[in-house]
This is a predicted structure of a 254-nucleotide part of an RNA (large-subunit ribosomal RNA, domain VI). It is recorded under the gene name rnl. The coordinates come from a structure-prediction model, not an experiment, and the mean pLDDT is 85.

Context: one part of a larger RNA
RNA sequence: CGUAAGAACAUUGCGAGGUGCUUUCCAUAAUACGAGAGGACUUGGAAAGAUAUACCACUGGUGUACCAGUUCUUGUUCCAACAGGAAACGCUGGGUAGCUAAGUAUGGAGUGGAUAACUGCUGAAAGCAUCUAAGUAGGAAGCCCACCUCAAGAUGAGUGUUCUUUUGUAAAUCUGAGUUAGAACAACUCAUUAAUAGGAAUUCAGUGUAAAAUAAGUAAUUAUUUUAGCUAAGAUUUACUAAAGAUUGAAUUU
Numbered sequence: 001c002g003u004a005a006g007a008a009c010a011u012u013g014c015g016a017g018g019u020g021c022u023u024u025c026c027a028u029a030a031u032a033c034g035a036g037a038g039g040a041c042u043u044g045g046a047a048a049g050a051u052a053u054a055c056c057a058c059u060g061g062u063g064u065a066c067c068a069g070u071u072c073u074u075g076u077u078c079c080a081a082c083a084g085g086a087a088a089c090g091c092u093g094g095g096u097a098g099c100u101a102a103g104u105a106u107g108g109a110g111u112g113g114a115u116a117a118c119u120g121c122u123g124a125a126a127g128c129a130u131c132u133a134a135g136u137a138g139g140a141a142g143c144c145c146a147c148c149u150c151a152a153g154a155u156g157a158g159u160g161u162u163c164u165u166u167u168g169u170a171a172a173u174c175u176g177a178g179u180u181a182g183a184a185c186a187a188c189u190c191a192u193u194a195a196u197a198g199g200a201a202u203u204c205a206g207u208g209u210a211a212a213a214u215a216a217g218u219a220a221u222u223a224u225u226u227u228a229g230c231u232a233a234g235a236u237u238u239a240c241u242a243a244a245g246a247u248u249g250a251a252u253u254u
Stems, first nucleotide, its partner, number of pairs: 001153001005164007015150004021049007033038001051107005059101004066094005071086006110145001112144002118138004171248004175191005196242003199238005205231003212225005
C1' cells in the first nucleotide's frame, strides 16, 4: 500500500516446511526346513543406541563480588575493625535467580489409499498356452494422506462473532514505568479504578556462627551471648518514590 467504512477477537486451510532411523533380547520355537550341523518367515512383547523438540522439580555445571577463609601491600593518626590494589574475580571453599547437559520428559503411531519392479486369478486374440487385450487380486524405508509447525499478499486477498457509526467515539500511535521480549526495530505487560519498576517488610534460599562485650589462656587461640551476621537476579505483601500527558482517528444509503 492492497484486501472499497474503521476496528478487536476467533477461525477455515490453498499451500509450504518438519518428522520418517537402527540394533539387541524374550516368546512363538530349540517349531517349519534339514541326513546332520544348524535354523527361520510370521506375530506379540521388552530394552537399548543415535537423533529431534521442550524444560530446570531432581543430579550437577556456571554463576566477575552473594557469603566465608586467607597472603602481601596502601590508606582511614595508632590498636581493633574496615576499604582500595594484587594481569579484565589476588588465591581458595561454597553458592540464589538466570542460562545449561552429563539431568528430566516426550516423539518417530497407522489392520489408511494409489502404485513400482515383481507375484497372481480368470481369459481370449491364436480350440493349446499366456498376469492382459476386456475384467480382477496382491505388492516397497519410496508417492499421497495421516502426525507436528507455519499459513488468506491464497491479489482466488476467504469465514464467524462483537464494537463504533459523525461523535473526536471504537480503536490505534506517540510518551512514560518496564520484561515473559530484545542488537536497533519489533513483541508483550502496566500507566493511579494502578503492584509496572524501584524502595520497605516478611520469607525461600546461600554462606556458616558477624562486630562488640564478657570469660579462659603468658600467647597464638578458644568458649558464651549466636544455627548468629550479611545477602544478587527468587516468592508474597505494601502506593513510600516514579508511571504528567499528547496526537491520530472511519462511507455510502435511509